[in-house]
Context: one part of a larger RNA
RNA sequence: CUGGGCGUAAAGCGCGCGUAGGCGGUGCAGCAAGUGGUGCGUGAAAGCCCUCGGCUUAACCGGGGGACGGGCGUGCCAAACUGUUGGACUGGAGUGCCGGAGGGGGAGGCGGAAUUCCUGGUGGAGCGGUGAAAUGCGUAGAGAUCAGGAAGAACGUCGGUGGCGAAGGCGGCCUCCUGGACGGACACUGACGCUGAGGUGCGACAGCGUGGGGAGCGAACGGGAUUAGAUACCCCGGUAGUCCACGCCGUAAACGAUGGGUACUAGGUGUGGGGCUUGUGAUGAGGCCCGUGCCGGAGCUAACGCAGUAAGUACCCCGCCUGGGGAGUACGGUCGCAAGGCUGAAACUC
Numbered sequence: 001c002u003g004g005g006c007g008u009a010a011a012g013c014g015c016g017c018g019u020a021g022g023c024g025g026u027g028c029a030g031c032a033a034g035u036g037g038u039g040c041g042u043g044a045a046a047g048c049c050c051u052c053g054g055c056u057u058a059a060c061c062g063g064g065g066g067a068c069g070g071g072c073g074u075g076c077c078a079a080a081c082u083g084u085u086g087g088a089c090u091g092g093a094g095u096g097c098c099g100g101a102g103g104g105g106g107a108g109g110c111g112g113a114a115u116u117c118c119u120g121g122u123g124g125a126g127c128g129g130u131g132a133a134a135u136g137c138g139u140a141g142a143g144a145u146c147a148g149g150a151a152g153a154a155c156g157u158c159g160g161u162g163g164c165g166a167a168g169g170c171g172g173c174c175u176c177c178u179g180g181a182c183g184g185a186c187a188c189u190g191a192c193g194c195u196g197a198g199g200u201g202c203g204a205c206a207g208c209g210u211g212g213g214g215a216g217c218g219a220a221c222g223g224g225a226u227u228a229g230a231u232a233c234c235c236c237g238g239u240a241g242u243c244c245a246c247g248c249c250g251u252a253a254a255c256g257a258u259g260g261g262u263a264c265u266a267g268g269u270g271u272g273g274g275g276c277u278u279g280u281g282a283u284g285a286g287g288c289c290c291g292u293g294c295c296g297g298a299g300c301u302a303a304c305g306c307a308g309u310a311a312g313u314a315c316c317c318c319g320c321c322u323g324g325g326g327a328g329u330a331c332g333g334u335c336g337c338a339a340g341g342c343u344g345a346a347a348c349u350c
Stems, first nucleotide, its partner, number of pairs: 003322004007304002012318001014202004021195003025089002028086004033082002035078008048066007092192001093189004097184003104178007111155001115151008126137002163170002207248006216242002221237004259317006267295008276286003299306002323350003332343004
């Protein structure tokens, strides 16, 4: 490279936006680059096949004939398909209008429960903790209880295989700013689309920088136990951190271990959002669109299983894999304050 693959065997980039490129709806007309047909030219000789001949034969060599020749150039013809040009269409895509749903995002404010601490009252010997204990706290009055105050963090019930978001993720209440999706009846634009190498943005936790904050929890660390030991599991403490602002980092079992888009392909049953029809107003009944679950058929699959939310049937675009270890290492490059990230081998070995 040709293949074959990527849920679990190696393999889907963590997720978006988007450049180049690739691919692209319906009908009409033109062109003729691709495409098809045909003519001519070219495609040396040797070689190959047939035949004749020359070396005593053959190999070898020579004459004649034939076949083959990926292609290339040029003329003419065709116009279905691809392309291109012109003009047109509305089913793809989008815009306007109305409507409701939502922990979608950002900012500000507010609230109650709990916890810890502080002050005061009551009270008087324990509390706490465990398998059992001890360290620890407590007559300088703890724990318990009542009142008041302060602080920080998180928002019980509702809460749900429920909702929203591209992913990471998002949950008390109110206000302001703001993104997207969905439903409905019409009108409008007229292919404006899909994907996306590079690029660019977002991106849990931990970690880093500067400044703040610090209730609870709690790496490290100290102590008490356990144990043969116990650098652990259990207990008492406790610093970074966890929180906020701004700036970095850019990773993950970033998972549905399943890239995105479009179309098609039996059913059944829940649930969230919104219309419609029917019924008498309600409980209902039927049906449509979008989302989210479960079961199951064909089909697929090595099996497990998937099965209209496909891992089925097809097409388009991207990413990735190619035996295990060495190794996500070394070197180089690049990014980062650092930690380290991205890219990413080989020897050797089985």

The part of an RNA shown here (small-subunit ribosomal RNA, central domain) has 350 nucleotides and comes from an uncultured organism. Rfam family: Bacterial small subunit ribosomal RNA. The prediction has a mean pLDDT of 91.